[in-house]
RNA sequence: CGGGGAUUGGCGCAGUUGGUAGCGCGCACGGUUCGGGACCGUGAGGUCGGGAGUUCGAGUCUCCCAUCCCCGA
Numbered sequence: 001c002g003g004g005g006a007u008u009g010g011c012g013c014a015g016u017u018g019g020u021a022g023c024g025c026g027c028a029c030g031g032u033u034c035g036g037g038a039c040c041g042u043g044a045g046g047u048c049g050g051g052a053g054u055u056c057g058a059g060u061c062u063c064c065c066a067u068c069c070c071c072g073a
Base pairs, nucleotide, nucleotide: 001072002071003070004069005068006067007066010025011024012023013022019056027043028042029041030040031039049065050064051063052062053061
């Protein structure tokens, strides 16, 4: 320098046809227990790496940039 992949709650990931984002773990509260763990219930927490564009509408499509990984030169 060229090509490809990844970036979404604290962590690991899903979201495949564009219709205002979900799962597991963790966390808080409650139940259960003598207490803890396990189990059950409820809840908080993300404007989706940054910016711009297209669209009535973008995590999703297009462009630029950033970080990380892989391949090539």
Molecule: transfer RNA
Organism: Candidatus Microgenomatus auricola